Record summary:
Two RNAs folded together computationally: RNase P RNA and transfer RNA, 431 nucleotides in total. The coordinates come from a structure-prediction model, not an experiment, and the mean pLDDT is 77. It holds a member of the Rfam family "Bacterial RNase P class A". It is annotated as a ribozyme.
[in-house]
Order: sequence, then structure tokens, then C1' cells
RNA sequence: GGAGUCGGCCGGGCAAUCGCGCUGUCUCGAUUCGUUCGGGGCAGGGAGGAAAGUCCGGGCUCCGCAGGGCAGGGUGCCAGGUAACGCCUGGGGGGCGUGAGCCCACGGAAAGUGCAACAGAAAGCAUACCGCCCGGCCGUUCCGGCCAGGUAAGGGUGAAAAGGUGCGGUAAGAGCGCACCGCGCAGGUGGUAACACGCUGCGGCUAGGUAAACCCCACCCGGAGCAAGACCAAGUAGGAAGGCGAUGCCGCGGCCCGCGGUGCCUUCGGGUAGGUCGCUCGAGGCCGGUGGCGACACCGGUCCCAGAUGAAUGGUUGUCCACGACAGAACCCGGCUUACCGGCCGACUCCCUCU
RNA sequence: UGGGACGUCGCCAAGUCGGUAAGGCACGGGAUUUUGAUUCCCGCAUUCGAAGGUUCGAGUCCUUCCGUCCCAGCCA
Repeated sequence: GGAGUCGGCCGGGCAAUCGCGCUGUCUCGAUUCGUUCGGGGCAGGGAGGAAAGUCCGGGCUCCGCAGGGCAGGGUGCCAGGUAACGCCUGGGGGGCGUGAGCCCACGGAAAGUGCAACAGAAAGCAUACCGCCCGGCCGUUCCGGCCAGGUAAGGGUGAAAAGGUGCGGUAAGAGCGCACCGCGCAGGUGGUAACACGCUGCGGCUAGGUAAACCCCACCCGGAGCAAGACCAAGUAGGAAGGCGAUGCCGCGGCCCGCGGUGCCUUCGGGUAGGUCGCUCGAGGCCGGUGGCGACACCGGUCCCAGAUGAAUGGUUGUCCACGACAGAACCCGGCUUACCGGCCGACUCCCUCU
Repeated sequence: UGGGACGUCGCCAAGUCGGUAAGGCACGGGAUUUUGAUUCCCGCAUUCGAAGGUUCGAGUCCUUCCGUCCCAGCCA
């Protein structure tokens, strides 16, 4: 100098001015007067890293408790973190990269069932199309044909054909025998474990693929969602039809047990579409210390940081620069995923050149 | 805001257990007819909303996005 990897942060700045909704406080007016409504002044704070998709997990609320079994769903190497998780951290195994590093739905196919189109002889306790070989018969110069067998080394089919290489062996061959490699089982050693080991013994190899096919094993999961739910006010037809009917129906979601209640469900019709709470102080942010490789935990200090309900967070002007991307809270948090102009910081790798 | 369903030729749609995309309308060509309609024959999906993955093989199974549609207040 070039190429690249990982992690973290920012997401136009400043000033003036006019607005919008929220909170606190002061004040004025009205009032049914410890209340409510309206106006004004001052002060404070006013979208995001994804507020998004709603894909997971939890809090909260109601369903009496959240109980047992079956069914159903989810997760899937090991250990830890956490409120919990399908997330995160560390490790193991496999794959990719020269490397920093990155990726992996990574339990079980010797419990059982299923599937594998086409091609091919044969698709799973297999089989023999071409080929190779022994024997018999016939024609017969080499050789060819037929019959009965042996074989799986070679060819061919396929995504996949029952270990690989070499030597021996044989009529030709074959784990048929041997050596090495691979595989499996048992033990030993190390490790919490996954797992590793050229540490030992055994087995000639039996046991191919597919579980994002059914399934088996281990663990987890009750249902609904702030339009949850609580209160006030207003209003009316507690009306009609159908169904079920006490081993019934509902709470209760698929079923059963158990518990509680006793008319309930569906459709049509009717009324009302106003207000208050839930509603933001929280597994919270920042700083420091301690423990831990780390995720994270604990301790101390400090701060209060949107709460709307037709729904605020904007407009204009000046100035500066790198000329501004994706995008707008709606009960709240922890993650994942997806979208995103650009910029900054830190750590590291490879190549080239010079000293 | 929450919950649910769906996406296959231009339109309507079938597709069970993964095995290579039925059918109808429309459209194009031909035959019949003097011409037209009817009728008959033939053709018409390199791909199932998009992108990845599992698998020998995906419309179908899994994941993530995109789009469309539907339903949900209270009282009795």
C1' cells in the first nucleotide's frame, strides 16, 4: 500500500420563531362549590435501532385451583446463563476458508412400519443382462453354439448396488486368508459432560439411504388475550325462532377423571356506541467496584426518560457538513428475523513493497 | 390492536400417502358451411406468490419474507 474478518457506537448538528399533545405549578372565568369544565402564564420532558413481521419466550389480567391421565403441539450434541425461551455464552463433533474467522433442525435407521418414480438382472436377510470360468454334448483348424453349474474381479443402469488398497490364493473369483486403513462391540485412561485416545482385547464386516415420513426416547407446554379485565353513566323488547335437556348443559380449550354452577347454546331482532381506571418506576438507564474465560450475577451511588384514543412529536428561516437511508409508539419487557444513504472507533488475518 | 384463512395458466379451479401439474371458460390454428353460430380435432403452465433448506426427487415437508381477504366493543 492492497484485500479481508470480527465486535461496538451514531442515525443530520446548532440557533431563532410559530404550532401540537402530556405532566407539574400559578392564575382568571363559569359552576350543581373539598367538584367539574374552559382560557392564559411559567417550567419539564415528547418515537426507534429496528417502534416493523407477529416468529418464539415471559410478566400482567380473567377463566374457582392451574390438578391427574390420554390425545395434540414444541424442542432435540454437552455444560452453563436467564423470569423464561426455539435466545445467549463456553465447549465437543462435522463442513468451508491459506488465515483472522464463518456455517450446521447436530438424539435414535442393530424397536417396528413405510417409501425409493424412471432406468436397471437386482432397491435390502437382493440379484445375474453383458462378461469371466470348470464340465458335458454338437459342429469343428483357431473357434462357435446349446445344456447344467460356479462367480461377482471387470462392463453397463441408477441419486444410491452389501467396506477400500495391495499381496497371496483360485478353474475363474470372493474377507476365502493376510497386512495397512476404515467400521462395530467391550474394557481402560482423560474430561462434570458431549466426546477424545496409534491404550488393550474381540468381531471378517454382520448393521446402505430417508425420521423438515409415521414412529421411538428425553424434556417442556392448561386456555384466552389490554377489544384482557374493573367501575360509572346512558338506553331498552330480560323479545322471537330453532336445538339440547339432568349418565344433560355450562365454566373448559379435543376427550376422560376430578372440582364448581344450574337452564344453556346458536341465529334473528332491540338498545347503546360516552367517561374513569388498567397506563407506565421497569427482570429500568448511567457510573464505579467485586466474582466469572464468557453469557451474566451481586453490591454501592445516581437519574426519572412519550402515554395519545381520530390518536401529539411538525412547519418556516438562518447557518454548517459528509446533503441525511429504512421507517412512526398504542399494556409492558427479553430475544429472533427482515428493511436501512452513510459515517466513526477498536481488535485481528493474508498478500506485496521498503528498511 | 389482536385473532384467523388463503395465494396453482388471462379467469374459475383439482392435486389423497412427496414420483414429475387434471378439468371448464377464454384464446390461437384446422375441419364442417356460401358465410357466421353450433359441433368435432389439435395446441396453450421450463413451474405452482418470492427466496433459501431437507430429499435422489418438493405444488405438497421446514424456515424466512411478500400480498390478499375475513372476524372481533358493551347491555339484556